Record summary
Model confidence (mean pLDDT): 83 of 100. The RNA shown here (c-di-GMP-I riboswitch aptamer) has 89 nucleotides and comes from a Candidatus Dadabacteria bacterium. Rfam family: c-di-GMP-I riboswitch aptamer. From the family's description: GEMM was predicted in a large-scale screen for bacterial structured RNA regulatory elements. Lineage of the source: Bacteria > Pseudomonadati > Thermodesulfobacteriota > Candidatus Dadabacteria.

RNA sequence: CACCCGAAAAGGCAAACCAUCUGAAAAGGUGGGACGCAAAACCCGAGACCUAAGGGCUUGAAAGGGCCUAAGGUAGACUGGUUACCGAA
Numbered sequence: 001c002a003c004c005c006g007a008a009a010a011g012g013c014a015a016a017c018c019a020u021c022u023g024a025a026a027a028g029g030u031g032g033g034a035c036g037c038a039a040a041a042c043c044c045g046a047g048a049c050c051u052a053a054g055g056g057c058u059u060g061a062a063a064g065g066g067c068c069u070a071a072g073g074u075a076g077a078c079u080g081g082u083u084a085c086c087g088a089a
Base pairs, nucleotide, nucleotide: 005087006086012037013036017032018031019030020029021028022027035076041082042081043080045078048074049073050072054069055068056067057066058065059064
């Protein structure tokens, strides 16, 4: 000094779960909570996965059922890019 790296300390984030709100659902917001995290910060991309309101097909006398579909979502997944706290070995 901070590219790599990850000891300590300060500060940060927050899984499961609970309450509540939104939503058709998946899921998300807020509060509590803490398993973990050194990018568990942000952005792009192609995939993966979840859901199926609407739509399509189908069954049925009807109510309803079945299948497909993302314009709805998710990552504490990946590749690439940008930025960032501390400073032992």
Overview
The sequence was found by an Rfam model in a public genome assembly.